Transfer RNA from Candidatus Phycocordibacter aenigmaticus, 73 nucleotides, folded computationally. NCBI's taxonomy places the organism under Bacteria, Minisyncoccia, Candidatus Phycocordibacterales, Candidatus Phycocordibacteraceae, Candidatus Phycocordibacter. Its mean pLDDT, the model's own confidence on a scale to 100, is 83. Rfam family: tRNA. By type it is a transfer RNA.
RNA sequence: GCUUGGGUAGCUCAGUUGGUAGAGCAUUCGCUUGAAGAGCGAAGGGUCACCGGUUCGAGACCGGUCCCAAGCA
Numbered sequence: 001g002c003u004u005g006g007g008u009a010g011c012u013c014a015g016u017u018g019g020u021a022g023a024g025c026a027u028u029c030g031c032u033u034g035a036a037g038a039g040c041g042a043a044g045g046g047u048c049a050c051c052g053g054u055u056c057g058a059g060a061c062c063g064g065u066c067c068c069a070a071g072c073a
Base pairs, nucleotide, nucleotide: 001072002071003070004069005068006067007066010025011024012023013022019056027043028042029041030040031039049065050064051063052062053061
């Protein structure tokens, strides 16, 4: 340099055919316990890497840029 895959919550990742952004873990609070752990319930937490385009509507489609991984050279 080329090809492919990936970038979404603090972490690991879903998100199907374009139509309310989610799960588990973690954090906080409550229940429970003599206390803690475990268990149960709830809450908070998001510039969907960045810029532009298409569309009534984009995490998902199109173009460009940046970063990570693998392969080729």
The sequence was found in a public genome assembly.